[in-house]
RNA sequence: GCACCCGUAGUUCAACGGAUAGAAUGGAAGAUUCCGGUUCUUCAGAUUAGGGUUCGAUUCCCUACGGGUGUA
Numbered sequence: 001g002c003a004c005c006c007g008u009a010g011u012u013c014a015a016c017g018g019a020u021a022g023a024a025u026g027g028a029a030g031a032u033u034c035c036g037g038u039u040c041u042u043c044a045g046a047u048u049a050g051g052g053u054u055c056g057a058u059u060c061c062c063u064a065c066g067g068g069u070g071u072a
Stems, first nucleotide, its partner, number of pairs: 001071007010025004018055001027043005048064005
C1' cells in the first nucleotide's frame, strides 16, 4: 500500500430502523452499624467525528480518525 473486522458510561457488555440508549461492576450521597464490611435506597455518568438515506439512525451508506487481523 491492499483486503477484512471493530469503535456505546471509568471498566465489561446489551439495544428488529421507532422506549427516557439498558445491565453488571466501579463512583457519590443516604439508611443500617459503636466503627468498618455486607445489605438496601437514591443520584451522576456513554453512542469517535463529519456528511448522506429515511417520517425516524447506536443500527444502513460514504469520508476521515483511532485500534486490531491478514497479505507482499

Predicted 3D model of a 72-nucleotide RNA (transfer RNA) from an uncultured Prevotellaceae bacterium.
Its Rfam family is "tRNA". Gene Ontology term of the family: triplet codon-amino acid adaptor activity.
Its mean pLDDT, the model's own confidence on a scale to 100, is 81.
The sequence was found in a public genome assembly.